[in-house]
RNA sequence: ACAAUCAGUCGGGCGAUCGCGCGUUAAAUAUCUUUAUGAUACUUAAUUCGAGGAAAGUCCGGGCUCCAUUGGACAGGCCGCCAGGUAACUCCUGGGCGUUAGCGGCGAGAGCCGCGAGCGACGGAAAGUGCCACAGAGAACAGACCGCCAUCUUCCGAUGGCAAGGGUGAAACGGUGGGGUAAGAGCCCACCGCGCUCGUGGUAACAUGAGCGGCACGGUAAACCCCGGCUGGAGCAAGGCCAAAUAUGCGGUGAGAGUCGUCCACCUCGAUCGAGACACCGCGGGUAGGCUGCUAGAGGGUAUGGGUGACCAUCCCCGUAGAGAAAUGGUCGUCCGGGCCACAUUUUGGUCCGACAGAACCCGGCUUACAGACUGAUUGCCUGA
Numbered sequence: 001a002c003a004a005u006c007a008g009u010c011g012g013g014c015g016a017u018c019g020c021g022c023g024u025u026a027a028a029u030a031u032c033u034u035u036a037u038g039a040u041a042c043u044u045a046a047u048u049c050g051a052g053g054a055a056a057g058u059c060c061g062g063g064c065u066c067c068a069u070u071g072g073a074c075a076g077g078c079c080g081c082c083a084g085g086u087a088a089c090u091c092c093u094g095g096g097c098g099u100u101a102g103c104g105g106c107g108a109g110a111g112c113c114g115c116g117a118g119c120g121a122c123g124g125a126a127a128g129u130g131c132c133a134c135a136g137a138g139a140a141c142a143g144a145c146c147g148c149c150a151u152c153u154u155c156c157g158a159u160g161g162c163a164a165g166g167g168u169g170a171a172a173c174g175g176u177g178g179g180g181u182a183a184g185a186g187c188c189c190a191c192c193g194c195g196c197u198c199g200u201g202g203u204a205a206c207a208u209g210a211g212c213g214g215c216a217c218g219g220u221a222a223a224c225c226c227c228g229g230c231u232g233g234a235g236c237a238a239g240g241c242c243a244a245a246u247a248u249g250c251g252g253u254g255a256g257a258g259u260c261g262u263c264c265a266c267c268u269c270g271a272u273c274g275a276g277a278c279a280c281c282g283c284g285g286g287u288a289g290g291c292u293g294c295u296a297g298a299g300g301g302u303a304u305g306g307g308u309g310a311c312c313a314u315c316c317c318c319g320u321a322g323a324g325a326a327a328u329g330g331u332c333g334u335c336c337g338g339g340c341c342a343c344a345u346u347u348u349g350g351u352c353c354g355a356c357a358g359a360a361c362c363c364g365g366c367u368u369a370c371a372g373a374c375u376g377a378u379u380g381c382c383u384g385a
Stems, first nucleotide, its partner, number of pairs: 002380009012335007020050002023047005029041004033036001052356001056367002059365005064235004068272005076231005081095005096122001097120004102115005123226002128224002130220003145166002147162006174192006193215001194213008239292004249283006259275003299318003303314004336354007
């Protein structure tokens, strides 16, 4: 210098001009009543402020509101290594283990160690059930296609032994090396793996050492299931207030004090509280207006301190949309960035482009989209010192 991966920042700047929205101030007009620095409505003028990193998806978690309150059981749903962070979470941080490829080292080999990076929907397969197509001899107490060995033989083949070699497959009932054998096989041995026990380190997940054992029969739970933990429902179209209007409409069921109200799948058990006749169902009629909820929040910023980190604490500062069918924009000039063409070789000119995208009660995450410019880390490769 180039490439890949990961993470992050910006994503147009400036000026002029015209325009939009809430609020504030002032003026004029009108209305109202409490006659006041009043309230409301329209108009004019000035002015602070005015859409994101994702506002998106509606996938999670909450704040808030309502269901009268509060428990039990059953069911359903969600999560799943350990330890922390947080209001909380399926989120984030750190650690562990596994795995992928790369680089370096050790080993006879199977494999092992170290470095940094990517990925992990990471409890349990010895509770049970299911599935593993096709190919293949055989896919979980399996198995002989090609083969290897021994004996017999009319030299076609037959009998017996084997599962080490080859083949099929995603995967073949531990692996490497040696011994042994007719040929073989944990048959035996060493090492690796696996299981059990104990010690050491660590909060823990785990790591490591020693001893014993030839050793239980593969995978799959993002299949049913088992284990552990958590868990009400509905949602701002939640909810509250005011005004107005209609037909205090018609019919049915239950019921008079253990009757109704239990919001949480249905059913069921207990207590408190309220109501004391009402509750539920069907048909039919009226209304759809206004105000509020609605923006000071787990808010934002600097500094200091603690922590590996997520983050926490303290001081100081700021006041940064609240629309209500939905506002925050248009035009011009210039600068910046990029592509192309022509010219030039210190450049100049022309032309085109400048992404994804738009609050609607609010907040913390995750996921997805994004033209272009820039920053950092890791790895690889080339060159130079």
The prediction has a mean pLDDT of 75.
The RNA shown here (Bacterial RNase P class A) has 385 nucleotides and comes from a bacterium.
Its Rfam family is "Bacterial RNase P class A". From the family's description: Ribonuclease P (RNase P) is a ubiquitous endoribonuclease, found in archaea, bacteria and eukarya as well as chloroplasts and mitochondria.